[in-house]
Formats: sequence, C1' cells, structure tokens
RNA sequence: GCCACCCUAGCUCAGUUGGUAGAGCAGCUGAUUCGUAAUCAGCAGGUCGGCAGUUCAAGUCUGCUGGGUGGCU
Repeated sequence: GCCACCCUAGCUCAGUUGGUAGAGCAGCUGAUUCGUAAUCAGCAGGUCGGCAGUUCAAGUCUGCUGGGUGGCU
C1' cells in the first nucleotide's frame, strides 16, 4: 500500500424485508435467611464509533472519516 470483517448498556453479544433498541452477566432496591451465598421479584443503565446523504421513517441503505482484528504484498 491492497482486500475482508468488526465497532450497539460497565462486559460478552443479538437486532429479520428500513418502521418507536433487546438478552445474559455485572450494578442498585426489595423478598427469603440468625447472617452470607444461592434463589425470586423489580429498577436503572444507550443520542447504536464520528460527520453527512437518501427516505415520511436509518442500528440497518450510500459516501467520507476514526479505531480494532485477520489476510496479501
């Protein structure tokens, strides 16, 4: 330098044909217990890497750009 893939909650990851963003773990509160763990119930946590474009509507499509992984040279 070229090619492919990835970036979504604190972490690991889903998200269908474009139609108001979810799970598990972790965290907080409560219940249970003499107490802890475990278990159960509930709550909170996101401007979907960034900037534009298309669209009535974008995590999803397009362009540019940042970061990461792998391959080729």

Source information
A computed fold for a 73-nucleotide RNA from Fibrobacter sp., annotated as transfer RNA. Rfam family: tRNA. About the family: Transfer RNA (tRNA) molecules are approximately 80 nucleotides in length. Rfam links the family to the GO term triplet codon-amino acid adaptor activity.